[in-house]
Context: one part of a larger RNA
Parts: sequence; C1' cells; structure tokens
RNA sequence: AAGUAGCGAAAAAGAGAGUGAGAAUCUCUCUCGCCGCAAGCCUAAGGUUUCCUGGGUAAAGUUCGUCUGCCCAGGGUUAGGCGGGCCUAAGCCGAUGGAGAGAUCCGUAGGCGAUGGACAGCCGGUUAAUAUUCCGGCCCCAGUUAUACCUGACGAAGACCGAAGGGGUGACGCAGGAGGAUAGGUAGAGCGUGCGAAUGGUAGAGCACGUCCAAGCCGGUAGGGUGCCAGAUAGGUAAAUCCGUCUGGCGUAAAGCCCGAGAGGUGAUGGGGAGGGCGUAAGCCCGAAGCUACCGAAUCCACACUGACGAGAAAAACCUCUAAGGGAGGUAUAGCUGACCGUACCGCAAACUGACACAGGUAGGCGGGGAGAAGAUCCUAAGGCGCGC
Repeated sequence: AAGUAGCGAAAAAGAGAGUGAGAAUCUCUCUCGCCGCAAGCCUAAGGUUUCCUGGGUAAAGUUCGUCUGCCCAGGGUUAGGCGGGCCUAAGCCGAUGGAGAGAUCCGUAGGCGAUGGACAGCCGGUUAAUAUUCCGGCCCCAGUUAUACCUGACGAAGACCGAAGGGGUGACGCAGGAGGAUAGGUAGAGCGUGCGAAUGGUAGAGCACGUCCAAGCCGGUAGGGUGCCAGAUAGGUAAAUCCGUCUGGCGUAAAGCCCGAGAGGUGAUGGGGAGGGCGUAAGCCCGAAGCUACCGAAUCCACACUGACGAGAAAAACCUCUAAGGGAGGUAUAGCUGACCGUACCGCAAACUGACACAGGUAGGCGGGGAGAAGAUCCUAAGGCGCGC
C1' cells in the first nucleotide's frame, strides 16, 4: 500500500423464550423463505472414528461462538440365511520352458481376479450410538446323531455309492408390439376416530386425519415350451444303463410332461395403526376402521413371442453316466452343530477427489401429488435446508 480488496452463488429472514462472564451467529418455540429426478432416501468406491455421550474454547471455523466434522475423556459396529469365502471373464501372476550381456521379457500346466454365474430370511420392535446381525413372531439351508418305516442285498450275484473323466444343463445379443399381473396412485353420500354454532348463513351431502402388513407354506392360474416308447450301436481318448446316430412301434394336436408371474388361502387369537389415557418430564399403557371403484408402470411373467442381421461369455453349482474303489440307499420325526472377515459414520459431499469447511468432478437403485407427451417446466408432500459475517 491499507484498516483498502475480500469474507466463496442474490434460497431470506423476523420475533419471543432459554443458557451463559459474554449471544445477529448456540438451544427451544412461532412466523417467513428455498429444494423436492433433490438441495430427499438407500448404497458402491474412497475416507478411516469424522459416529454417540459428557466436558472445554488457546488454535482451526474467512466475523462471532456458550457451538462444531475442533480439543480432552468415555462409549459405540453383535449374522448358519446380508456381503465375502464356491466358480470363472477381460486382465494379471507364472513351476518346467523359450528369449536376452543383464536388468528383465514372453509363456505351458496351474493360479489369482467381479463389474457376471451359483447360493438358505422375512415382518415388527428396540439403543444416546448397531441391527435382514440384538429381541419377538413366523420360516428356511447344510451337516451330523438317534428312532421308526420303506427299497435292495445276503451272493461271486448285486441295488446303490463313487471323478480332476463322458454327456446334459447352466447359456446369454438387439429391435418391435401385444397380453396377464403387481408396486404405486386417485376418488368415494363407504367405514372409523376426533373437532366444531365467535355469524350474512351452515349440526349438514360439514371439516380434519386414517382407512394396512412380509418371507415361508398350500395351491398350480394368465401364459409359454416340448413328441413318446422299445431295440441296435464301430462315435463321445477307457467304460457306460448317459449323450449322439440308426431302425421299429404309437401318435398329428391334443393328452402327458416341463417352465411359470400373480390372485386366493394360510402365516395373523400376531404386528402395525389415526387417535386416546396417565405422567412435570423421560416415558408407559390402551387402541377403531381397514371396503368399493377407477388409473396404472421404465417392475415381474420374460429376451416369453415375433422380426432382422452385425449372429449375440466362461466356469462352477445342478442332473445324469459309468472307471478305479466300496458295500448300501431313501423318507419322516426329534436333538445337536454352523467357525472366520466386513458391519459405526460421510457417501453429488464441510467427512471422497480438487493445497481450502473450494459455485468443479464422482458408478448404481428409489424418487409421491396437481398441471403436462414427459424424469422438461411451475407449485407442492415426506424429508431436508436459508448456503459460518
């Protein structure tokens, strides 16, 4: 320079009460304003205690501060079912091996590696802070033990088990339109609870609020798909009753079989529930109605159907077949077992990434109502904020 620029979105504040040494800034209440495909909710990555409680105000906070993502202390993350652990993709590592002067590079077997496959839990309640984890209720899966029953063997004949092996399945793209549902929503002179005569008028066709609930089990619907049986067999690296191929019989559009949302029943004599009662408060207790009609998905049936060409993962789980080998298997009921890691909190942001409490950036899901073609736009609910002078 200069007590100058600036104090980081122009969404906005005002009042009262409280606390305190001290209040524009902290707490509570009322009014006002802003967002509402978000400035709300869930969650991945990342962060790593920032979460909650008590205390504190030097510094941090662009002012203040009694406040805080700050400082001090204490507390907090509970799982057979959620995620991981099982399987593989791109990619990466890589025994033996190849190349190179070497450092190293490539790469077989093999392994790692989810953003995919497989796989058994829902609803409610509860804490200051966790909850599909605790608690309540109702379920499910795997293994194991016992008991009962059933099938098959007691014999050189064998049901059945048995894999790093064979076969099947898993198994897939895109576009289009139609159907059946559900989520969700709207309306009601329906139903329930509460309120209300202060006037120009209204005790009514008044006003306000609420009008539900999962997995599982039973059942097998709308709809979609599919020929079945027997014999033979040089193929599937050995074997096979499995698969494939061939032959014959029965069938011509149905039966059967397979897949399959949802409704209905049950779950539920339970939960939740507007509201009410008690209490200074914290909190405790009680608890009604729960229907009808309409709208209606981008969600489910389901890549199901149809279409075209650019012709649209793998492996495991699972089913089946046998080899070596073994000598059994199934069902029901009851009991027991189920270890390890993650789980707090932020998560379009003041907690991640940008040197900052930075108008930038950040994958996925939900995303109500009125108007509207719409997730545009305006207003608004739940919820959250008024952007730290």

The part of an RNA shown here (large-subunit ribosomal RNA, domain III) has 389 nucleotides and comes from a Pseudomonadota bacterium.
RNAcentral holds the full RNA, with entries from ENA.
Taxonomically the source falls in Pseudomonadota (Bacteria, Pseudomonadati).